A computed fold for a 76-nucleotide RNA from Candidatus Rokubacteria bacterium GWC2_70_16, annotated as transfer RNA. Lineage of the source: Bacteria > Bacteria candidate phyla > Candidatus Rokuibacteriota. Its Rfam family is "tRNA". The family's RNA type in Rfam is transfer RNA. The coordinates come from a structure-prediction model, not an experiment, and the mean pLDDT is 81.
[in-house]
This record gives sequence, C1' cells and structure tokens, in this order.
RNA sequence: AGGCGGGUAGCUCAGCUGGGAGAGCACGGCCCUUACAAGGCCGGGGUCGCGAGUUCAAUCCUCGCCCCGCCUACCA
Repeated sequence: AGGCGGGUAGCUCAGCUGGGAGAGCACGGCCCUUACAAGGCCGGGGUCGCGAGUUCAAUCCUCGCCCCGCCUACCA
C1' cells in the first nucleotide's frame, strides 16, 4: 500500500427484504426465604464508529474518513 471481516445498551451479540431498535448476562425495584443464592415479575439504560449523499423514510443502500482483527505485497 491492497483485499476481506467487524464497530449496535456496561459486556457478549442478533437485527441488512429500507418503515417496530432488540435478546442474554449485568444493574435497580418488588415477590419468594429466618437470611443469602437460585427462581419469578416489572423497570431504567442507545448520537446503531464519524461525516456527507440517495430517499417520503437509512443500523440497513452509495461515497469518504477513523478504529480493531486476519491475509497479501513492499522495505529492512
């Protein structure tokens, strides 16, 4: 330098057929228990990496950039 994959809640990730932003764990409250754990119910929490474009409408499509991983090439 080039190619591929990834960046979504505190963590691990799903969602890409363009229209509802979600799951598990974690966190808070309640129930249960003598108490704790487990379990049950409820709840809070998001600039969907950043910017621009297309569109009535973008996590999703297009372009540029940033970060992470893998591979290739170059230099030494």